[in-house]
Source information: The RNA shown here (transfer RNA) has 72 nucleotides and comes from Tortispora caseinolytica NRRL Y-17796. The source organism's lineage runs through Eukaryota, saccharomyceta, Trigonopsidales, Trigonopsidaceae and Tortispora caseinolytica.

RNA sequence: GGGCUGAUAGUGUAGCGGUGAUCAUACUUGCCUUCCAAGCAAGUGACAGGGGUUCGACUCCCCUUCAGCUCA
Numbered sequence: 001g002g003g004c005u006g007a008u009a010g011u012g013u014a015g016c017g018g019u020g021a022u023c024a025u026a027c028u029u030g031c032c033u034u035c036c037a038a039g040c041a042a043g044u045g046a047c048a049g050g051g052g053u054u055c056g057a058c059u060c061c062c063c064u065u066c067a068g069c070u071c072a
Base pairs, nucleotide, nucleotide: 001071002070003069004068005067006066007065010025011024012023018055026044027043028042029041030040031039048064049063050062051061052060
């Protein structure tokens, strides 16, 4: 330098172009308990950056950045 794959809450993960972006964990509050832990209920928090296509993009296309694999 060429090719391929990936980037989603603090962490890990799901997501046929269309209803509130899923679940677990974490954190906060409440219940329970003599207290703590566990359990139960509610809540907080995310689509790597830019552009394009489309009525509508996490999803499709292009560029950039980063990570991994591979060819030379």
Its Rfam family is "tRNA". It is annotated as a transfer RNA. Rfam's curators write: Transfer RNA (tRNA) molecules are approximately 80 nucleotides in length. The RNAcentral record of the sequence draws on ENA and Rfam.